[in-house]
Molecule: FMN riboswitch aptamer (RFN element)
Organism: soil metagenome
């Protein structure tokens, strides 16, 4: 450098009724509203955790786990740059790619915590639809990146 595989989780339960049906009585209706319920993608970092080492038992050294909100990534849209088809153009396809664009506080131990322990709190394309992190859809796509193989 090729190639293979693999690579996302979740409204339990209740209320309310735009809207529709019906002559009427009444009935149907939101995983979206409101109570309240649930989910956590990839690397990276430890004073948490395991195992392991040691003329030095240490704030020690090494391995592995371990964060949505501590650095970065990656799915969506996408100014704008480029590159192949194409005689031009018209149109097609392919890569980069600013920018949209997300969230943590307080106790606690401690030499020392944004990851440890206790409690609050808070975020989350893009298109459909009664306003969607959880429903359908673009996706039987795509991908950070992981494991194997030549």
């Nucleotide at each position: 450098a090729c190639c293979u595989u693999c690579a996302g989780g979740g409204c339990a339960g209740g209320g309310u009724g735009a809207g529709c049906c019906g002559c009427a009585a009444g009935g149907c209706a939101a995983u979206u509203c409101c109570c309240g319920a649930c989910c956590g993608g990839c690397g990276g970092u430890a004073a948490c955790c395991u195992c392991g080492c040691c003329a030095c038992c240490g704030c020690g050294c090494g391995a592995g786990g371990c964060a949505g909100c501590c650095c970065g990534c990656g799915a969506g849209c996408g100014a704008c740059c480029u590159c192949u088809c194409c005689a031009c153009a018209c149109g097609a396809g392919g890569g980069g790619g600013a920018g949209c664009a997300g969230a943590u506080c307080c106790g606690g131990u401690g030499a020392g915590a944004c990851a440890c322990c206790g409690g609050g709190g808070c975020c989350g394309a893009c298109g459909g639809u009664a306003c969607a992190g959880u429903c359908c859809g673009g996706a039987u796509g795509g991908a950070a990146g992981a494991a194997g193989g030549u």